This is a predicted structure of an 83-nucleotide RNA (c-di-GMP-I riboswitch aptamer) from Vibrio stylophorae. Taxonomically the source falls in Vibrio (Bacteria, Pseudomonadati, Gammaproteobacteria, Vibrionaceae). Its Rfam family is "c-di-GMP-I riboswitch aptamer". Its family is annotated with cyclic-di-GMP binding in the Gene Ontology.
[in-house]
């Protein structure tokens, strides 16, 4: 110093919830608030998973041009330094 690795230390984020906005809906943003999280930083590329406004339609289903990076994979960046 690279990689891999998670003990200590310093800071970081922020589950449910609850308000307030936005969005057809999932969902989102911002204020509380902390369940956790060493990538819980960043990207929808693989899979998955959540909605179906619009479009199809045998009316009841199918569909993302909507999301979800706190499902999992993988790119890409990056804080500390003990075994």
């Nucleotide at each position: 110093a690279g990689c891999a690795c998670g003990a200590a230390c310093u800071g970081g984020c922020a589950a449910a919830c609850u308000g307030u906005u936005u969005g057809a809906a999932a969902g989102a943003a911002c204020a509380g608030g902390a369940c956790g999280c060493a990538a819980a930083a960043c990207g929808a590329c693989c899979g998955g998973c959540c909605u179906a406004a619009g479009g199809u339609u045998u009316u009841u289903a199918c569909u993302a041009u909507g999301g979800c990076a706190g499902c999992g994979g993988c790119g890409u960046u990056a804080c500390c330094g003990a075994a």